[in-house]
Molecule: Glycine riboswitch aptamer
Organism: Ilumatobacteraceae bacterium
RNA sequence: UCAACCUGCGCGGGAGAGUUUUCCUUGGCAUCCAGUCAAGGGGACGCCGAAGGAGCAACCACCCCGGAACCUCUCAGGCAAAGUGGACCGAACAGGCGGG
Numbered sequence: 001u002c003a004a005c006c007u008g009c010g011c012g013g014g015a016g017a018g019u020u021u022u023c024c025u026u027g028g029c030a031u032c033c034a035g036u037c038a039a040g041g042g043g044a045c046g047c048c049g050a051a052g053g054a055g056c057a058a059c060c061a062c063c064c065c066g067g068a069a070c071c072u073c074u075c076a077g078g079c080a081a082a083g084u085g086g087a088c089c090g091a092a093c094a095g096g097c098g099g100g
Stems, first nucleotide, its partner, number of pairs: 001100002005096004011090003018045001020044010046079003052075001053073003059067002
C1' cells in the first nucleotide's frame, strides 16, 4: 500500500403457504329481529419453510473429540394486502489475517 479470506455494524435486494371456518371481546353502521364492517384473542381443518431447532448425508478432518446443506422433519415460526421477520446475495465502512 492492496487483491483474496474471516468477523462485525448499517444500507439495498430477498420467496413460499387460507382474505378457510367457528366462538368470544371491543368499537362503528343499522336497528323490530337480524345482519354487516374493523381490530384483538381462543379453537378446528388445510398448508409453507429461507429466523431458530432437530435428523440423515455427499464431503472435510482424524490420536481423540468431531465439522457439515438451499436435503428431510415441522417443535417453534409463518400463511389476503400492508407491516414485521427472513436463509442467502450485493456494494461500502471498520477490524483481523495474510500475499506482493